[in-house]
About this RNA:
The prediction has a mean pLDDT of 81. A computed fold for a 73-nucleotide RNA from an archaeon, annotated as transfer RNA. It was read from a public genome assembly. Rfam family: tRNA. Rfam links the family to the GO term triplet codon-amino acid adaptor activity.
């Protein structure tokens, strides 16, 4: 240097252009326990990596850059 991929709660992840985003593990509260843990019920947390562009509308489509992964060289 060149291709190719991936970047969405703390973590792992789901979302094929339309609901101001899915679920698990964690957290926290409430029950159940002598007490913890299982369990069962309930909250809190992301505007999706940055800028720009298309479009009535973008997390999703394009470009640019940044960050991790692979390949070549």
């Nucleotide at each position: 240097g060149g291709g190719c991929u991936c970047g969405u709660a703390g973590u792992u992840u789901a979302g094929c252009g339309g609901c101001u985003a899915u679920a698990a593990c964690g957290u926290c509260c409430c029950g159940u326990u002598g007490a913890c843990g299982u369990c069962g019920g309930g909250a809190a947390g992301g505007c999706c990596c940055u800028c720009g562009g298309u479009u009535c509308g973008a997390a999703u489509c394009c470009g640019a850059g940044c960050g991790g992964g692979c390949c070549c060289a």